[in-house]
RNA sequence: GGGCCCAUGGCGCAGUGGUAGCGUAUCUCGAUGGCAUCGAGGAGGUCGUGGGUUCGAAUCCCACUGGGUCCA
Numbered sequence: 001g002g003g004c005c006c007a008u009g010g011c012g013c014a015g016u017g018g019u020a021g022c023g024u025a026u027c028u029c030g031a032u033g034g035c036a037u038c039g040a041g042g043a044g045g046u047c048g049u050g051g052g053u054u055c056g057a058a059u060c061c062c063a064c065u066g067g068g069u070c071c072a
Stems, first nucleotide, its partner, number of pairs: 001071007010024004018055001026042006048064005
């Protein structure tokens, strides 16, 4: 220098055009004498950044940034 892959709550991930979800963690309440555990509920992400396409974009296109990998 070039090819490919990845970027979504604190962490690990799903979501392949139509209101962003799951697990775990965290907070509150309940069951217990207490802990563990279980049950119920809550909070938490303008989807890496900028632009474009579209009635509508996490999703499609372009550029950039960061990470991984391969080639030179």

This is a predicted structure of a 72-nucleotide RNA (transfer RNA) from a Patescibacteria group bacterium. Its Rfam family is "tRNA". It is annotated as a transfer RNA. Its mean pLDDT, the model's own confidence on a scale to 100, is 83. NCBI's taxonomy places the organism under Bacteria, Bacteria candidate phyla.